[in-house]
Notes: RNAcentral holds the full RNA, with entries from Greengenes. Predicted 3D model of a 484-nucleotide part of an RNA (small-subunit ribosomal RNA, 5' domain) from an uncultured bacterium.
Context: one part of a larger RNA
RNA sequence: GGAUGAACGCUGGCGGUACGUCUGACACAUGCAAGUCGAACGGUAAGCCACCUUCGGGUGGCCUAGAGUGGCGAACGGCUGAGUAACACGUAGGAACCUACCCCUCAGUUCGGGAUAACGGGACGAAAGCCCCGCUAAUACCGGAUAAUAUCGAAAGAUUGAAAGGUUUACUGCUGAGGGAGGGGCCUGCGGGCUAUUAGCUUGAUGGUGGGGUAACGGCUCACCAUGGCGAUGAUGGCUAGCUGGUCUGAGAGGAUGAUCAGCCAGACCGGGACUGAGACACGGCCCAGACUCCUACGGGAGGCAGCAGUUCAGAAUCUUGCACAAUGGGCGAAAGCCUGAUGCAGCGAUACCGCGUGGGUGAAGAAGGCCUUCGGGUCGUAAAGCCCUGUCAGAGGGAAAGAUAAUGACGGUACCCUCUAAGGAAGCCACGGCUAAUUACGUGCCAGCAGCCGCGGUAAUACGUAAGUGGCGAGCGUUAUCC
Numbered sequence: 001g002g003a004u005g006a007a008c009g010c011u012g013g014c015g016g017u018a019c020g021u022c023u024g025a026c027a028c029a030u031g032c033a034a035g036u037c038g039a040a041c042g043g044u045a046a047g048c049c050a051c052c053u054u055c056g057g058g059u060g061g062c063c064u065a066g067a068g069u070g071g072c073g074a075a076c077g078g079c080u081g082a083g084u085a086a087c088a089c090g091u092a093g094g095a096a097c098c099u100a101c102c103c104c105u106c107a108g109u110u111c112g113g114g115a116u117a118a119c120g121g122g123a124c125g126a127a128a129g130c131c132c133c134g135c136u137a138a139u140a141c142c143g144g145a146u147a148a149u150a151u152c153g154a155a156a157g158a159u160u161g162a163a164a165g166g167u168u169u170a171c172u173g174c175u176g177a178g179g180g181a182g183g184g185g186c187c188u189g190c191g192g193g194c195u196a197u198u199a200g201c202u203u204g205a206u207g208g209u210g211g212g213g214u215a216a217c218g219g220c221u222c223a224c225c226a227u228g229g230c231g232a233u234g235a236u237g238g239c240u241a242g243c244u245g246g247u248c249u250g251a252g253a254g255g256a257u258g259a260u261c262a263g264c265c266a267g268a269c270c271g272g273g274a275c276u277g278a279g280a281c282a283c284g285g286c287c288c289a290g291a292c293u294c295c296u297a298c299g300g301g302a303g304g305c306a307g308c309a310g311u312u313c314a315g316a317a318u319c320u321u322g323c324a325c326a327a328u329g330g331g332c333g334a335a336a337g338c339c340u341g342a343u344g345c346a347g348c349g350a351u352a353c354c355g356c357g358u359g360g361g362u363g364a365a366g367a368a369g370g371c372c373u374u375c376g377g378g379u380c381g382u383a384a385a386g387c388c389c390u391g392u393c394a395g396a397g398g399g400a401a402a403g404a405u406a407a408u409g410a411c412g413g414u415a416c417c418c419u420c421u422a423a424g425g426a427a428g429c430c431a432c433g434g435c436u437a438a439u440u441a442c443g444u445g446c447c448a449g450c451a452g453c454c455g456c457g458g459u460a461a462u463a464c465g466u467a468a469g470u471g472g473c474g475a476g477c478g479u480u481a482u483c484c
Stems, first nucleotide, its partner, number of pairs: 001484004006480005013356006019349002021314001027311002030309003035072003040069002047062006079267003089191006097184003102180008110144004119134004124129001146161001150159003165171001193239003200230003205227008242264004246257004269290001271288003292303004320346001322345003328342001329340004359389004369380004393425001395420005403411001428473005433454003439468005449456002
């Protein structure tokens, strides 16, 4: 000198764009953050219409809330960086794999069956909830047939599947097989911390045969056999740390760093486990154990903000319990649409960067006043006042956009445009001994104090404090911390 997710002190007009718990992966009140489909299914409160009626109601139609079965989604999106020195990441390759939804191709979509929730009746419990009996549907479940480019097999041959819906007949689904796209799992070479005041480490350990297991290769696992494997080119241990694109600095080489944004990884109160599923060993799923908190009728139950807001504590320190799905994107749906604290916006904060303003011209009796003075004057200083203007910003009134079109605008009556008003509402901070731009007076008297280094202060201090003046930067200026 540059830089910062900064903080602190003094000060503070406006706008735009970004950014905003770096500390305790501490604990969390409350609300919201993942639903959707009636064109899969049984049923259906309320309302409306029509018909019947014994006037209680019943039947049919329309519309439709909540719940249930079923499907898809919930494995994405969002958060955090604890762990991890590792094939975690980066890069370059590889072979023994999987892939719902989407696209292409081929073939099929047949015949049957038994249940169960909802519902009705009954029982228990404070609650959470749960049990018994009875009824019923399906794109839920099960069985048979069919069988190739599938699987097994040398071959012959053997084995495995399906489901419909529609007031719309246009379609849309479903099953098997093959291919694609995108996504993922696995393996390998190389690369990127500190430490030898860590020198030996290893028994599924290294390899083989065989069995098992996996979507898949493999000591992945097991039985048997062999005795290997790694290491001074640093094994093993310890400490630290998410990695990268990047970011800061630097002429570069390099050094430092990994906030925001993007890619990958890991985690979801702590530890473990599997279930479901195409995909998880699953943040807002389940089970077990633990700590903590809450409810309780004491028998027993409930919970997990490292989602968005918000709270307490911690800390030098970091925001609103806001609006909207209008746009972009996502889930479901044939669609209308519903959901979406993703996202788009608004609010707060000089936290950073950028832009603008706090007026312009004229004006010497160089006014008054302050300070200094050699008492002559000098300086603040064209500075002020006065006169003539302007209207950026702010304020008031009126109009009013793109973003979105077939229609729909949270932002927002915002940006922007026009008119009006009046210099009015808008300047500070640090420094002035040298480094280092900028000096005098008074006060103080090794005191009070200053200080980045050298050093100032003990009676004329350009170094302390105040004032005037001056210098620097300017809605900021200084200080502190950290990096180059």
Description:
Its mean pLDDT, the model's own confidence on a scale to 100, is 84.